[in-house]
RNA sequence: ACCGGCGUGGCGCAGAGGUUAGCGCGCGGGGCUCAUAACUCCGAGGUCACAUGAUCGAAACAUGUCGCCGGUA
Repeated sequence: ACCGGCGUGGCGCAGAGGUUAGCGCGCGGGGCUCAUAACUCCGAGGUCACAUGAUCGAAACAUGUCGCCGGUA
């Protein structure tokens, strides 16, 4: 330099055009227990990397930028 993949709550991931952006772990509170763990119920936490564009409508599509990973030279 070129090619490809990835970027979504604290962490690991799902979501491939329309309903409220979900799941697991973690975190906070309640229940249970003599107590802790386990179990169980509830809750908080996301401007979906950034910008622009196409669309009636974008986390999702296009273009550019940034970061990370891999490959070729």

Source information: The RNA shown here (transfer RNA) has 73 nucleotides and comes from a Bacteroidota bacterium. It matches the Rfam family "tRNA". It is annotated as a transfer RNA. Taxonomically the source falls in Bacteroidota (Bacteria, Pseudomonadati).